[in-house]
RNA sequence: GAUGCAAAAGGCAAACCGCUCGUGAGGGCGGGACGCAAAGCCACGGGCCUUGCGCGGGCAAGGCGGCCGGGCUGCCGCGC
Numbered sequence: 001g002a003u004g005c006a007a008a009a010g011g012c013a014a015a016c017c018g019c020u021c022g023u024g025a026g027g028g029c030g031g032g033a034c035g036c037a038a039a040g041c042c043a044c045g046g047g048c049c050u051u052g053c054g055c056g057g058g059c060a061a062g063g064c065g066g067c068c069g070g071g072c073u074g075c076c077g078c079g080c
Stems, first nucleotide, its partner, number of pairs: 001080001003077002011036002016031006034066001040072003044069003047064007
């Protein structure tokens, strides 16, 4: 540097439940583990979703990073 078929140390936490914030998508905290080698960070491109307006193309404001890509950073080290 590439890589993730091994091991170890540790990490994150889907569905669902409780509380809470939001018109909503959804967010936060706790419980809980389906999974994850970036399931760490950034809404930059695409995608999906919500609300309002138009109610025709669309416009505006938001949400999802556990949908794909991109950027930045990073633990371990069997083997290369």